[in-house]
RNA sequence: CUCAUCCAGAGGGACUGAGGGAAACGGCCCGACGACGUCCCGGCAACCGCCACCGCGCAGUAGAGGUGGAGACGGUGCCAAUUCCGUCCCGGCGCGAGAGUCGCGGUCCGGGGAAGAUGAG
Numbered sequence: 001c002u003c004a005u006c007c008a009g010a011g012g013g014a015c016u017g018a019g020g021g022a023a024a025c026g027g028c029c030c031g032a033c034g035a036c037g038u039c040c041c042g043g044c045a046a047c048c049g050c051c052a053c054c055g056c057g058c059a060g061u062a063g064a065g066g067u068g069g070a071g072a073c074g075g076u077g078c079c080a081a082u083u084c085c086g087u088c089c090c091g092g093c094g095c096g097a098g099a100g101u102c103g104c105g106g107u108c109c110g111g112g113g114a115a116g117a118u119g120a121g
Stems, first nucleotide, its partner, number of pairs: 001121006011041005019030003024087004042079003047075002050069005056063001083115001088112005093105005
């Protein structure tokens, strides 16, 4: 950089000791009944790998794709809250003002984007 996924799922112990939830701001939450972090153990899950099939390619052999399946003693990942929510754009809805229309909406809804995370390349 590209592609896929991100409203499901899964916690105990030990150590540590004050902040933490990626970044900024706002909201909301977690936290001396010990959060966050580290380690140990336990668990969740099917991205890759594995198996079967399909068509394609190659046949000097080499693979990429699709569909399905088993599995957690293969490689990763994950185990508060949707990626905790919002921020930018569009639509709806509500409220207010109005001539076309405009403004506002943290405590409304939906879609997209941005950013991020994880995997594969």
Molecule: SAM riboswitch aptamer (S box leader)
Organism: uncultured Nocardioides sp.